[in-house]
């Protein structure tokens, strides 16, 4: 002083679920809660999940059905950057 380390202190964050408000969905905000987490901090203009209004095609026939589709979302999926502590 260093990490493909994780004792301990001190604090940090919030899975599921349930209210309520958003949102077409997807997800989101706030309360409650705590499954976890050392980056569960930051980026969605790397890759991957999610949604499918609109918009396009098709059907059907006056407003439906059904297929595509991000210009919407997800960082507690990988991934990039940035970083607290400090035992063995």
């Nucleotide at each position: 002083c260093u990490g493909c380390c994780g004792a301990a202190a001190g604090g940090g964050c919030a899975a599921a679920g349930c209210c309520a408000c958003u949102g077409a969905a997807a997800g989101g905000u706030g309360g409650c809660g705590g499954c976890g987490c050392a980056a569960a901090g930051c980026u969605a203009a790397g890759g991957g999940u999610c949604u499918a209004a609109a918009g396009c095609c098709g059907g059907g026939u006056c407003c439906c059905c059904g297929g595509c589709c991000a210009c919407g979302a997800c960082u507690g999926c990988c991934a990039g950057c940035u970083g607290c502590c400090g035992a063995a």